Background: This is a predicted structure of a 72-nucleotide RNA (transfer RNA) from a Candidatus Campbelliibacteriota bacterium. RNAcentral holds the sequence, with entries from ENA. It matches the Rfam family "tRNA". Gene Ontology term of the family: triplet codon-amino acid adaptor activity. It is annotated as a transfer RNA. Model confidence (mean pLDDT): 84 of 100. Taxonomically the source falls in Candidatus Campbelliibacteriota (Bacteria, Bacteria candidate phyla).
RNA sequence: CGGACCAUAGUGUAGCGGCAACAUGCACCCUUGGGGUGGGUGUGACGGCGGGUUCGACUCCCGCUGGUCCGA
Numbered sequence: 001c002g003g004a005c006c007a008u009a010g011u012g013u014a015g016c017g018g019c020a021a022c023a024u025g026c027a028c029c030c031u032u033g034g035g036g037u038g039g040g041u042g043u044g045a046c047g048g049c050g051g052g053u054u055c056g057a058c059u060c061c062c063g064c065u066g067g068u069c070c071g072a
């Protein structure tokens, strides 16, 4: 310098146009003599940033930033 991929709750991942899911964590409750395990309820992401397309975008397109990888 050229190219590819990735960027979603505290953490790890899903979600390929229509009001964001699961696990884990955290809080509370049940279970126990107590603890652990297990079960239940709740909690939390305006989706890296800026534009564009669309009635409508996490989802498509462009740029930027950051990361990983390939090539030179």
Stems, first nucleotide, its partner, number of pairs: 001071007010024004018055001025043006048064005